[in-house]
Molecule: Bacterial RNase P class A
Organism: Ruminococcaceae bacterium OttesenSCG-928-L11
């Protein structure tokens, strides 16, 4: 140069003039701030908030290798195991079918305690052929066939015996720990648990239209006074308590487990955590966040906050970076 691999940024730019939201000031003005990397889908976890709530089980979810990390997770991060790729890297719902239970189409004897064909051996027969019994070593079928194989070995066979290889188990050494290295033990009856079920862990339920005040103008109960005491009932009267009430108003509203930067800062491989220091952050409630004009460019993608934050997921036009790896040249 090429090819393929990870990880990331960026998301038109500038100035005028006007506008619209929020704040703030010395208020006829004048300053300051004003959408995104995903503000999205609302899938997962938390904060806050209201109801529930002794305790403890059922049902029902989610999760499913180790180990850490967190405020929590089902995210992250490192590391195992499998698989794929020469490789740099990638991918995995990665517990448990001797706890029960189902299921395996067509094919085939047989799909889980099976013999169709063949072999062997016994027996009966007439030379054909039947019968009983041993055999997963060969045939044949299937997506799957009783661990592979190759040798003894047998009447034929067979982990029946042995080498090797897979798997299991135990032992011993290594790791916190999945796990892994050696050696020993013939211990070897299929798959499926994204079947139904086990087993461990984890989950209360609604969501800022939560949820708290305040509350006109009328209402409604209740007390009160009149109508000579009582009950009704009416009338007044709005000083008293209580409810309720507006497409009402305030608070919740954003400074917060916050975000980005620097450090020759401590731990740690990392993910994160601690320490300094510097900058920055909208808050509307019919609900801004925009129009125009003028200059340049490579001519501009997907997309717009609504209680908040941590993730994952999904969409994204065009441009830029950075670190591996693998082939060719050529030096």
């Nucleotide at each position: 140069c090429g090819a393929g691999u990870a990880a990331g940024c960026u998301g038109g730019a500038c100035a005028g003039c006007g506008g619209c939201g929020g704040g703030g000031a010395u208020u006829c003005u004048c300053c300051c701030c004003g959408a995104g990397g995903a503000a999205a889908g609302u899938c997962c976890g938390g904060g806050c908030a209201c109801c529930a709530c002794a305790g403890g089980g059922c049902a029902g979810g989610a999760u499913a290798g180790c180990u850490g990390u967190u405020a929590a997770c089902g995210g992250c991060a490192g590391c195992c195991g499998a698989a794929g790729g020469c490789g740099a890297c990638u991918u995995c719902a990665g517990g448990g079918c001797c706890a029960g239970u189902g299921c395996a189409a067509c094919a085939g004897a047989a799909a889980a305690g099976u013999a169709c064909c063949g072999c062997c051996g016994g027996g009966a027969u007439u030379u054909u052929u039947c019968c009983c019994g041993g055999u997963a070593a060969g045939g044949g079928u299937g997506a799957a066939a009783a661990g592979g194989c190759g040798a003894g070995g047998u009447a034929a066979g067979a982990g029946c015996u042995c080498a090797c290889c897979a798997g299991g188990g135990c032992a011993u050494g290594g790791g916190u720990g999945a796990c892994u290295a050696u050696g020993c033990c013939g211990c070897u009856g299929u798959g499926u648990a994204a079947a139904c079920c086990c087993u461990a862990u984890c989950c209360g339920g609604u969501g800022c239209a939560a949820c708290a005040c305040c509350g006109a103008c009328u209402g409604g109960a209740g007390g009160c006074g009149g109508c000579g005491g009582c009950c009704c009932g009416u009338c007044g009267a709005u000083a008293c308590u209580c409810c309720g009430c507006a497409g009402g108003g305030u608070g919740g509203c954003u400074u917060g487990a916050c975000g980005c930067c620097c450090c020759a800062c401590u731990g740690g491989c990392a993910a994160c955590a601690g320490g300094g220091g510097g900058c920055g952050c909208a808050g509307a409630u019919a609900g801004a966040u925009c129009g125009u004009u003028g200059u340049c460019c490579a001519c501009g993608a997907c997309a717009g906050a609504a209680c908040c934050c941590g993730g994952c997921u999904u969409a994204c036009a065009g441009g830029c970076u950075u670190a591996g790896u693998c082939g060719c040249a050529c030096c």